[in-house]
Order: sequence, then structure tokens, then C1' cells
RNA sequence: UCUUCGGGGCGGGGUGCAAUUCCCCACCGGCAGUAAAAGUCUGCGAGCCGCAAGGCUGAACCGGUGUGAUUCCGGUACCGACGGUACAGUCCGGAUGUGAGAGGA
Repeated sequence: UCUUCGGGGCGGGGUGCAAUUCCCCACCGGCAGUAAAAGUCUGCGAGCCGCAAGGCUGAACCGGUGUGAUUCCGGUACCGACGGUACAGUCCGGAUGUGAGAGGA
């Protein structure tokens, strides 16, 4: 310098004219780091605000093993941008976008 890859999840029931949006049960978890594997630790990306410089930005405890784990095992919790629509982490849209980063030549 070129190139490839690079986000998962609504199934069942209830109410209703209407809900994958409400209620009950369910389901999902980007990237790097960390003495040991992380949605909830540290940082980053995404997202939001701004003309720009730049700024904002969610959530975890208890017990066990161990030299070492808020990362493993057991238990019980919690969190999830914006626009649309009967109120959305899971549907549709911006997006054949952007992208932390990973691999190859």
C1' cells in the first nucleotide's frame, strides 16, 4: 500500500379493533486488555450532541476452586442508541452504511 472478514436474539400464552412494542414465560451478548475464558472490571467501537475542536454514553453481587478468576463453576440479579409503529435489546429503517479490531498478500 492492497485485500478479505468483521453483532446475536420473540418461540408459547394473555388483553385488545390493533401489540414479535403492553402483561406472564422465553431468547441474545461487538473488539482489545486483564496472573485464567468477561454483556455488567479497564479501555475501545457503535450510538447521541456539536460547524469544528471536542463532549456525553447502560448494567453484579454472594458462595466455591485456585498461586492467580468482579472473567471459570454454582446461585440469584441487572443492562441494552436513534427514527417508525399500540409503548420495541429481539420487527422495519438510516445501513449494499460505519466500525473497534482480526486475518492474508
Record summary:
FMN riboswitch aptamer (RFN element) from a bovine gut metagenome, 105 nucleotides, folded computationally. The sequence is in RNAcentral, with records from MGnify.